Small-subunit ribosomal RNA from a metagenome, 1415 nucleotides, folded computationally. RNAcentral holds the sequence, with entries from SILVA. Its mean pLDDT, the model's own confidence on a scale to 100, is 84.
RNA sequence: AGAGUUUGAUCCUGGCUCAGGAUGAACGCUAGCGGCAGGCCUAAUACAUGCAAGUCGAGGGGUAUAUGGAGCUUGCUUCAUAGAGACCGGCGCACGGGUGCGUAACGCGUAUGCAACCUACCUUCCUCAGGGGGAUAGCCUCUCGAAAGAGAGAUUAACACCGCAUAACAUUAUUUUACGGCAUCGUAGGAUAAUCAAAUAUUUAUAGGAGGAAGAUGGGCAUGCGUGUCAUUAGUUAGUUGGUGAGGUAACGGCUCACCAAGACCACGAUGACUAGGGGAUCUGAGAGGAUGACCCCCCACACUGGUACUGAGACACGGACCAGACUCCUACGGGAGGCAGCAGUAAGGAAUAUUGGUCAAUGGGGGCAACCCUGAACCAGCCAUGCCGCGUGCAGGAAGACGGCCCUACGGGUUGUAAACUGCUUUUAUACGGGAAUAAUUCCCCAUUCGUGAAUGGGGUUGAAUGUACUGUAAGAAUAAGGAUCGGCUAACUCCGUGCCAGCAGCCGCGGUAAUACGGAGGAUCCAAGCGUUAUCCGGAUUUAUUGGGUUUAAAGGGUGCGUAGGCGGCCUAUUAAGUCAGGGGUGAAAGACGGUGGCUCAACCAUCGCAGUGCCUUUGAUACUGAUAGGCUAGAUUACACUAGAGGUAGGCGGAAUGUGACAAGUAGCGGUGAAAUGCAUAGAUAUGUCACAGAACACCGAUUGCGAAGGCAGCUUACUAUGGUGUCAAUGACGCUGAGGCACGAAAGCGUGGGGAUCAAACAGGAUUAGAUACCCGGGUAGUCCACGCUGUAAACGAUGAGUACUAGGUGUCGGGGGUAUCGACCCCCUCGGUGCCGGAGCUAACGCAUUAAGUACUCCGCCUGGGGACUACGGCCGCAAGGCUAAAACUCAAAGGAAUUGACGGGGGCCCGCACAAGCAGCGGAGCGUGUGGUUUAAUUCGAUGCAACGCGCAGAACCUUACCUAGGCUUGACAUGCAUGUGGUACCGACCUGAAAGGGAAGGGACCCGCAAGGGAGCAUGCACAGAUGCUGCAUGGCUGUCGUCAGCUCGUGCCGUGAGGUGUUGGGUUAAGUCCCGCAACGAGCGCAACCCCUGCUGCCAGUUACCAUGUCUGGCGGGACCGCCGGUACAAACCGGAGGAAGGUGGGGAUGACGUCAAGUCAGCACGGCUCUUACGUCUAGGGCUACACACACGCUACAAUGGCCGGUACAAAGGGCAGCGAGGGGGCGACCCGGAGCCAAUCCCGUCAAAGCCGGUCUCAGUUCGGAUUGCAGGCUGAAACCCGCCUGCAUGAAGUCGGAGUUGCUAGUAACCGCUGGUCAGCACACAGCGGUGAAUACGUUCCCGGGCCUCGUACACACCGCCCGUCACGUCAUGAAAGUUGGAAACGCCUGAAGCCGGUGGCCC
Repeated sequence: AGAGUUUGAUCCUGGCUCAGGAUGAACGCUAGCGGCAGGCCUAAUACAUGCAAGUCGAGGGGUAUAUGGAGCUUGCUUCAUAGAGACCGGCGCACGGGUGCGUAACGCGUAUGCAACCUACCUUCCUCAGGGGGAUAGCCUCUCGAAAGAGAGAUUAACACCGCAUAACAUUAUUUUACGGCAUCGUAGGAUAAUCAAAUAUUUAUAGGAGGAAGAUGGGCAUGCGUGUCAUUAGUUAGUUGGUGAGGUAACGGCUCACCAAGACCACGAUGACUAGGGGAUCUGAGAGGAUGACCCCCCACACUGGUACUGAGACACGGACCAGACUCCUACGGGAGGCAGCAGUAAGGAAUAUUGGUCAAUGGGGGCAACCCUGAACCAGCCAUGCCGCGUGCAGGAAGACGGCCCUACGGGUUGUAAACUGCUUUUAUACGGGAAUAAUUCCCCAUUCGUGAAUGGGGUUGAAUGUACUGUAAGAAUAAGGAUCGGCUAACUCCGUGCCAGCAGCCGCGGUAAUACGGAGGAUCCAAGCGUUAUCCGGAUUUAUUGGGUUUAAAGGGUGCGUAGGCGGCCUAUUAAGUCAGGGGUGAAAGACGGUGGCUCAACCAUCGCAGUGCCUUUGAUACUGAUAGGCUAGAUUACACUAGAGGUAGGCGGAAUGUGACAAGUAGCGGUGAAAUGCAUAGAUAUGUCACAGAACACCGAUUGCGAAGGCAGCUUACUAUGGUGUCAAUGACGCUGAGGCACGAAAGCGUGGGGAUCAAACAGGAUUAGAUACCCGGGUAGUCCACGCUGUAAACGAUGAGUACUAGGUGUCGGGGGUAUCGACCCCCUCGGUGCCGGAGCUAACGCAUUAAGUACUCCGCCUGGGGACUACGGCCGCAAGGCUAAAACUCAAAGGAAUUGACGGGGGCCCGCACAAGCAGCGGAGCGUGUGGUUUAAUUCGAUGCAACGCGCAGAACCUUACCUAGGCUUGACAUGCAUGUGGUACCGACCUGAAAGGGAAGGGACCCGCAAGGGAGCAUGCACAGAUGCUGCAUGGCUGUCGUCAGCUCGUGCCGUGAGGUGUUGGGUUAAGUCCCGCAACGAGCGCAACCCCUGCUGCCAGUUACCAUGUCUGGCGGGACCGCCGGUACAAACCGGAGGAAGGUGGGGAUGACGUCAAGUCAGCACGGCUCUUACGUCUAGGGCUACACACACGCUACAAUGGCCGGUACAAAGGGCAGCGAGGGGGCGACCCGGAGCCAAUCCCGUCAAAGCCGGUCUCAGUUCGGAUUGCAGGCUGAAACCCGCCUGCAUGAAGUCGGAGUUGCUAGUAACCGCUGGUCAGCACACAGCGGUGAAUACGUUCCCGGGCCUCGUACACACCGCCCGUCACGUCAUGAAAGUUGGAAACGCCUGAAGCCGGUGGCCC
């Protein structure tokens, strides 16, 4: 010191969250020791039990009792000594200790004052103590009562109580002098009058007593300043504010009372409500601040709740009293007792907080002369890791880098890890046995010295709870001692397994749906460590309330506008003052704490001591620039005057024409009107259109303009009156009169409201016609409020420049409106300068950017308003306003991790511009209807194996399922296996062959026959058998993958380097102007270059030269093969800057000649685990493998792709002509023969420019026939008979012959292909293949039509605009409803609590009265 999180990415705004520190903590896991601290934050809830305040016999009387003596009646009397408890009396009990209820207050803090006060004990000084009296506790004797207790009689003492005397420096009153002050007055001295004291004890010296004066200490009262939240609390107050008098108090005072006056407090926040003890300080923070107020110290308040006084120096009294109340306890029911917020402890509450301990040894307190007694104050101990601090759990060596664990690419490697083992060393701590402090100084006792019997000093003795503790010695031995959290990013630390949006995690973002570094476990690692984490809370980070230190055009935020009150701020000069301000001095700012130094516990924590600091308050002396105050002056701000001038500024009145509507008349006839198209509507009862006249209301065309005026809202025909304002000029007047402006007041569009008018147009509502799936809309025909006027309300708008007002300053350029001036001119223009307004462009500067930019969003100052994440919410409640509608003010619960601004790149748009494509259009032929073939869906099935599914699946994988294929089903078998490799063992009657039996086969069994290679031998190899490793899987995942492929698309695009621009994403280049099939080329340009694509290079084809070849031989041509040529906008003309385009010539070919191969960056988690490969998962006598049979060929149906047709441009019959490209040895198969035919017999030739398929074709051409018919069209279907392949054609092949002769007469909506040797028509060949072709891949033959054109449909390219989309329009997203849940509001009421006021009853108590009662 920052980080994560809004986006595809960026910058900004902004919230949320994290890392730090802290705690009187709690919880989870864990735990060796010590020191020092701390320990009911909740129920000021209730308390059993014990203790926490007594002491004094040197104040008094005096007893029980004990001891001793005497007397004797022997258990009584008496004397002496000692003497508890209780009693009278004194002092103390008002301290110490606890708690934080109340209190928002002079309660606390700080600083002052008391001329308005008190103070026991203590200290100092002065003075005094004479003489009397009567009682009363106790004790004794009785009475009542359960008790607590009460009462009566008798008797008695005091330092108890009461008179008298004495008395002033006391008090009071009157008066006098001096001095002083602060208004009343104070101080000192004096005079007169009045009043008030005392206590004794004894050891005779002290202690105590009375009065007075002072001190000290402690208190009381008063005042300035400071000290919470809410204005959705705005008014409060009758003893209230003041006065006079009196009372009361220690003392001032409405403190109380009588009378008089009517005041007092308050937006600088009264009153009310809620919350809260305050401070020193503590935590945090760089600080300023913020939060807190445990422990320790100071103050306050309280003591079961409320009230009250008494005693006393002091209380309205924690362990005192009285009364009332609640509660608890005792009771004989009549009545009594009690108060832990003292220390322990109990119950309860709670997440949670300790022992019914020891001692007065020390410190301190009370009493006492003292000894001493008391002291739950205190000092100690106990419990608790609650915190802080310290120590330890070992150190060194030790690599076969052991075993084991974990991981991996697994012969092996990595890691755990020098870690362990092992060797050596040490012994803190713990354990055992010993030694053993300080804290102790006093008091008191004894002795000594000084001096005065007492005091001081010295010596000796006595006193320790903690404690046999701290500390220390010795002994043995690594021996007694490590955990917690975390490991996706933030944030240090990574792998495996399990799980499979499950279980779970999570502080935020977010993980988990079969390969999870995020869940759980393990190994490893990281961070801390006797602790570690979690939770809660506070500060920080957060400049996220901004004084330090923020903002307000668009992110939240400028009030709709003006006037103006309080307030804030304010021009120039002079003087005075010294309030602010500044400087010096004084006082205070308790101690502790903090900080610095030094020191003490072995260190530290802790403690001691010294110092600094304490930013504050009070006071004093000085300074006078600035601010303030006072006085005087000035004119630059402001205002006024005069002159000129501007305008839709305002109000009221009058007038005008056009238009519209209506009415009347005229004239006229069938429609008008309206729309995308219509209809409703109007019209033959005469509309619309036309003309004339009349009336009504409203608004003012042209001028008219980013022109003017106004504070804003707003203002527009002309004119009159009244009225307000601005500007310029003059510099005449005043002399700071100014700016802003919380509250307040006024104005304030439209709509709306009230009353009364008015009502032409337009037009919410309303109903009608259309549109539509619907149409409560858009469109049309009507139409009421309203729109208009007057008066009164309302008070809001995107009331916007989304930009408050004022002043000053800071480059320019160019329009325009209103003035003034200058030069020049006859004059008006022009030109120049200037003031005021209103626009545009632009620099610096500013801004997150966009943009603003003398009309600032720049630079400064003054004042006001407003903002603090989104939603909830321009809301609820309350208050105010309003006739109402509603307005103003304005929350919370709850919820989200964002919501937003600007800009960027894409994508999208029923946005725009440009362009392309058989995309449309123009054509030709089809498909969609029929039958059949094939594929798919669906259905069916034991199985109908699997995959492909918009384009881009569906004659697709399949270039060919009868068995095989085959993956599916049924059934029967095999288990190291149908197949591979290795190891071990065995094996010569072994491998191998195998009649035969069984069986559907596979398989099982089995007579018999029966080996090989290498080697000298032993043995080895091969084969086989058994066993072990392993094989095998068309099982899953194409969303784990490779490879390959489809598609956009053969579309013209996609990028990079350097530079430049931008805070950045990114842009530029690649955009622009042309051109092209093309990001093709040219020109321009902050770009210059380059790469992948395009094109070209490759193949076929068209023309040609040369060479070679050719299958009976030779030659030419054709042909086959090779090498070349040819075409390049090269030439000419036109257009153009160029690129290029158009036309022409030549040429076989002309503008990439035609065709092919060739597919950029990427997109679709596109397709394929079933072609292959491959990660992971799964099966292992089966999900492997073998066999037979079946299935993939099913069939109410739907779709896709084809074939054949529906006929005459045809069918049939006969004749006849012309290809190309291919294939062939398990092959093609000639000639010949047989069969109507499929085909058969047979076999020449050919491994092919030779032979064969094959005389290679068909459409074509010639001739004949059919004559429009379900036909001589069409051929499905079916029957019979055959042929071929093949173990085998039943399921389930193809072909032939004869017979049969279905649908179909050109096909709805819609839809496909094709731009030339193309479509269409025609046949031929090949692959696959035993056989099977309407499919596919090729080949040639015949050979068209049409393209005006780019508006529209589809797809695509470039530029641009918009965007709230980015999974990107198949996007995003709004509202209702349904169900569940959460929070909040309201709700007939019901219940509890609090407060104010009025009234009733009224305890204790205090004051007073009575010649009360007693003494």